This is a predicted structure of a 522-nucleotide part of an RNA (small-subunit ribosomal RNA, 5' domain) from a Betaproteobacteria bacterium. NCBI's taxonomy places the organism under Bacteria, Pseudomonadati, Pseudomonadota, Betaproteobacteria. RNAcentral holds the full RNA, with entries from ENA. Its Rfam family is "Bacterial small subunit ribosomal RNA".
Context: one part of a larger RNA
RNA sequence: GAUUGAACGCUGGCGGCAUGCCUUACACAUGCAAGUCGAACGGCAGCACGGGGAAACCUGGUGGCGAGUGGCGAACGGGUGAGUAAUACAUCGGAACGUGCCCAGUAGUGGGGGACAACCAAGCGAAAGUUUGGCUAAUACCGCAUACGACCUACGGGUGAAAGGGGGGGAUCGCAAGACCUCUCGCUAUUGGAGCGGCCGAUGUCCGAUUAGCUAGUUGGUGGGGUAAAGGCCUACCAAGGCAACGAUCGGUAGCUGGUCUGAGAGGACGAUCAGCCACACUGGGACUGAGACACGGCCCAGACUCCUACGGGAGGCAGCAGUGGGGAAUUUUGGACAAUGGGGGAAACCCUGAUCCAGCAAUGCCGCGUGUGUGAAGAAGGCCUUCGGGUUGUAAAGCACUUUUAUUCGGAGAGAAAUCCCUUGGGCUAAUACCCUGAGGGUCUGACGGUACCGGAUGAAUAAGCGCCGGCUAACUACGUGCCAGCAGCCGCGGUAAUACGUAGGGCGCGAGCGUUAAUC
Numbered sequence: 001g002a003u004u005g006a007a008c009g010c011u012g013g014c015g016g017c018a019u020g021c022c023u024u025a026c027a028c029a030u031g032c033a034a035g036u037c038g039a040a041c042g043g044c045a046g047c048a049c050g051g052g053g054a055a056a057c058c059u060g061g062u063g064g065c066g067a068g069u070g071g072c073g074a075a076c077g078g079g080u081g082a083g084u085a086a087u088a089c090a091u092c093g094g095a096a097c098g099u100g101c102c103c104a105g106u107a108g109u110g111g112g113g114g115a116c117a118a119c120c121a122a123g124c125g126a127a128a129g130u131u132u133g134g135c136u137a138a139u140a141c142c143g144c145a146u147a148c149g150a151c152c153u154a155c156g157g158g159u160g161a162a163a164g165g166g167g168g169g170g171a172u173c174g175c176a177a178g179a180c181c182u183c184u185c186g187c188u189a190u191u192g193g194a195g196c197g198g199c200c201g202a203u204g205u206c207c208g209a210u211u212a213g214c215u216a217g218u219u220g221g222u223g224g225g226g227u228a229a230a231g232g233c234c235u236a237c238c239a240a241g242g243c244a245a246c247g248a249u250c251g252g253u254a255g256c257u258g259g260u261c262u263g264a265g266a267g268g269a270c271g272a273u274c275a276g277c278c279a280c281a282c283u284g285g286g287a288c289u290g291a292g293a294c295a296c297g298g299c300c301c302a303g304a305c306u307c308c309u310a311c312g313g314g315a316g317g318c319a320g321c322a323g324u325g326g327g328g329a330a331u332u333u334u335g336g337a338c339a340a341u342g343g344g345g346g347a348a349a350c351c352c353u354g355a356u357c358c359a360g361c362a363a364u365g366c367c368g369c370g371u372g373u374g375u376g377a378a379g380a381a382g383g384c385c386u387u388c389g390g391g392u393u394g395u396a397a398a399g400c401a402c403u404u405u406u407a408u409u410c411g412g413a414g415a416g417a418a419a420u421c422c423c424u425u426g427g428g429c430u431a432a433u434a435c436c437c438u439g440a441g442g443g444u445c446u447g448a449c450g451g452u453a454c455c456g457g458a459u460g461a462a463u464a465a466g467c468g469c470c471g472g473c474u475a476a477c478u479a480c481g482u483g484c485c486a487g488c489a490g491c492c493g494c495g496g497u498a499a500u501a502c503g504u505a506g507g508g509c510g511c512g513a514g515c516g517u518u519a520a521u522c
Stems, first nucleotide, its partner, number of pairs: 001522004006518005013369006019362002021327001026325003030322003035072003040069002043065002047063003050059003079280003088205007097197003102193008110144001112142002119134006150159003164185006172179002206252003213243003218240008255277004259270004282303005305316004333359001335358003341355001342353004372402004382393004407459006416449001421443008466511005471492003477506005487494002
């Protein structure tokens, strides 16, 4: 000099854009952060409508829908950096793998069965909850049939599947429901792809030798097991190997990278925000479900802690967003909205979304603007200094003439919104002008921010300057007070009666909504 997620002191007008627990991975009150689907299902607790009834009331008939069965999601998104020095990360390669949703292709979707919730009845318990009996549906569950692919094979053969829902309809059948046809969403088997993930190898990745030897599933082989998959991953047997001064092992420290800061570069230091990967979710262990977890807001066990209790027994996990206590030099609101972007569910309407987008707080940083402009010498008054002549503050002020950024107030007013949807029309599917899909044109709705940005009018210099320093380094000097005292100080050093170095004042220098100090890095 540059820099910072900074803090402290003094001061403080506005805007834009960023950033904001670096310390106790300390403990957490409260609210919210993951739901959705009635076009899978039986139903009808509640609301509204309809029908019946004189009324009480009855009725799932309709819109819908609490709870329940079922499906998909909850493995993403969000947080943190405790652990980890290599099961990590970065780069480059590899072969023995998996893959829900998505895309492309091929072949199917036939016929049956038995349950369990909800519900009803009876109980137990303070609660959390739970027991017994009975009824019932399905895209829940289980057989049978079939098998283009697929899998196993001793090559003879063998094994294994499915589910239906919704829209529309001219003939034909049917009392009707419907059959039937068609479109669409699904379902089953399989091939390929995309993206994603698992695994292996090489190279690189901090300090210590006052850590020199380490290792028995250890190193390799065979058989077996196990996994989606190679493999001591596991096991039995056999062999005695494997690593290490090119630093094994042990100890300390640490998430890694893209990058950030600095520097002419080489390098050094760091790894906040943003992005990629990894690890973790009160502490330790375990599996279940599932395409995917050994799962932050799932389960089980143990432990510590907290809470409820009728003392028998139960409940919990903010390193999600806010917020509280504590720690600390120190770090924000218990805000708004799903309008946009994205995600989950749904055919859709739509619902959910503390992701996200916004607003609030903080000079924490960067950038921009302002605190007036011009004129004005009697060089006013006052202050300070003085050789008492004067000098300086100083065009500074006053005065005069203007301007209105900002401020206050009044009025106008965006882009962010295009889709979905509706209408017309072309094409496709089709028996069909239904339905559905798709292209083009037109139209309507939807804004948290916010009546904000921005624009215009009015008012009036009005609302707005400090901080540090002035001995040398280092830009900027005099007076008074003090008298090795009080004090200053980054280094050299000042102060013991004429202190440009302490304190105050006047003046000056520097930067400026900041200025200094401290800490830290180059």